[in-house]
RNA sequence: GGAGCCGUGGUGUAGUGGCCCAACAUGCGACACUGUCAAUGUCGAGAUCGCGAGUUCGAAUCUCGUCGGUUCCG
Numbered sequence: 001g002g003a004g005c006c007g008u009g010g011u012g013u014a015g016u017g018g019c020c021c022a023a024c025a026u027g028c029g030a031c032a033c034u035g036u037c038a039a040u041g042u043c044g045a046g047a048u049c050g051c052g053a054g055u056u057c058g059a060a061u062c063u064c065g066u067c068g069g070u071u072c073c074g
Base pairs, nucleotide, nucleotide: 001073002072003071004070005069006068007067010026011025012024013023018057028044029043030042031041032040050066051065052064053063054062
């Protein structure tokens, strides 16, 4: 220098054009339960999807650019 893959709550993942005000687990907070803690249950906060632009009536999802990580080629 060229090519591929990955980037989504604190952490690990799902979601592959509309049913989605982005879901699940774990973590966090409150409450219930308990003599207390743990466990369990209920509720809640937390990501506008790496960033920018484009396509579309509509984008986490498609396209382009860019940043970071990783693998391969030279």

Model confidence (mean pLDDT): 81 of 100. This is a predicted structure of a 74-nucleotide RNA (transfer RNA) from a Chloroflexota bacterium. The sequence is in RNAcentral, with records from ENA.